Bacterial RNase P class A from a Steroidobacteraceae bacterium, 380 nucleotides, folded computationally. It is recorded under the gene name rnpB. The sequence is in RNAcentral, with records from ENA. Taxonomically the source falls in Steroidobacteraceae (Bacteria, Pseudomonadota, Gammaproteobacteria, Steroidobacterales). Its Rfam family is "Bacterial RNase P class A". Rfam's curators write: Ribonuclease P (RNase P) is a ubiquitous endoribonuclease, found in archaea, bacteria and eukarya as well as chloroplasts and mitochondria. The coordinates come from a structure-prediction model, not an experiment, and the mean pLDDT is 76.

């Protein structure tokens, strides 16, 4: 010096001017409000998609099985995961380091396009071979030739696969048909906590192809809704309920020591009230009025932002991570504040906007700086 690879960190900077919004404090007002100052605080790594887990609220719910759904090498972390960490195993890469739904295909069902002869316990298109039997020629005959309706499956050909692979031996020609090693496969040892692994040992010629993000099996996990949760005050009209008062006229009784008047109380009858400008007819419509009481609607208030929080320290742990300690408050809005302008400066500035919270994943992203690490040139 190239090039790469992993992880971390920051997301223009500062100053000034005018707003918006949260709290706190003071003052002022017409006062459960409102308004002034002032003081602090005011988006992010990804608030984003809403894709998995949890908090929380409300409904359910002895207890178990079915279904549906989900994850799926092992160990561990965690409130919990499909995250994380370390580990195995496979695949890529020279490498730092990346990438994997990674259980069961010897329970059963099922698929497999072309192309090939054969696609599952298959198959002979080319092609090898005639040993022995058969067929045909020759030969008295032994026996030579030639072949397929006979042997073979090495070799070539087809595919994504084609019923282990190298070699030697055998053989008409061949073949795990022998063997040797390499592969596989079962038991058994040894390591590991466990996936697993052994250039450990005996068996065993080889059986058991592939697909489970195909049904399905196993093993394990899941109750349902979502802050528009939910819970409080509570206006207006409409409705529902309780109580209370009920006019005016005729009448009965009854009571206030007794008549009378008068007043009260118990029953009966008869009249009405309000719109339609008055009046009257005719039409609707209804007993009336006063307070209470519950529901509930606008509306407002809490739920709402101190929290599985942040930093820094010390301990344990290879690490996720725990434990212990000392210090911080850091948005809570709700038609929805976080925002305009002007200067100055630089490397001239991406993706992008909180809406109950918090762990993750996924996605998107101009530049800049910081640290471990490969590889390769080159020089000392």
């Nucleotide at each position: 010096g190239g090039a790469g690879c992993c992880g971390g960190c920051c997301a223009g900077a500062c100053a000034g001017u005018c707003g918006c919004u949260g709290c706190a404090u003071u003052u002022c007002u017409g006062a459960u409000g409102g308004a002034a100052a002032u003081g602090c605080g005011g988006a992010g790594g990804a608030a984003a998609g809403u894709c998995c887990g949890g908090g929380c609220u409300c409904c359910g719910g002895c207890g178990g099985a079915u279904g549906a759904g989900g994850u799926g090498c092992c160990a561990g972390g965690u409130a919990a995961c499909a995250c994380c960490u370390g580990g195995g195993g496979g695949g890529c890469g020279u490498g730092a380091g990346c990438c994997c739904a990674c259980g069961g295909a010897a329970a059963g069902u099922g698929c497999a396009a072309c192309a090939g002869a054969g696609a599952g316990c298959a198959g002979a298109c080319c092609g090898c071979c005639c040993a022995a039997g058969c067929g045909c020629c020759g030969g008295c005959a032994a026996c030579g030739g030639c072949g397929a309706c006979g042997g073979c499956a090495a070799g070539g050909g087809u595919g994504a696969a084609a019923c282990g692979g190298u070699g030697c031996g055998g053989u008409a020609a061949g073949a795990g048909c022998g063997c040797a090693c390499c592969g596989c496969g079962u038991c058994g040892g040894u390591g590991g906590u466990a996936a697993c692994a052994c250039g450990c040992g005996a068996c065993g010629g080889c059986a058991c192809g592939g697909c489970a993000a195909a049904c399905c099996c196993c093993a394990c996990c899941u109750g349902g809704a979502g802050c528009a949760a939910g819970g409080c005050c509570a206006a207006a009209u409409a409705g529902g309920g309780a109580a209370g008062c009920a006019g005016u006229c005729c009448u009965g009784c009854c009571g206030c020591c007794c008549c009378a008047a008068g007043c009260g109380g118990c029953g009966g009858g008869g009249c009405a009230g309000c719109g339609u400008u008055a009046u009257c007819c005719g039409c609707a419509c209804g007993c009336g009025c006063u307070u209470c009481c519950g529901g509930g609607u606008a509306g407002g208030c809490c739920g709402c932002u101190a929290g599985a929080g942040g930093u820094c320290c010390a301990c344990g742990g290879c690490g996720a991570c725990g434990u212990g300690g000392a210090u911080c408050c850091c948005a809570g809005a709700g038609g929805a504040a976080u925002g305009a302008c002007u200067g100055u400066c630089c490397u001239c500035g991406a993706c992008a906007g909180a809406a109950c919270c918090c762990g993750g994943c996924u996605u998107a992203c101009a530049g800049a700086c910081c640290g471990a690490c490969u590889c390769c040139c080159a020089u000392c």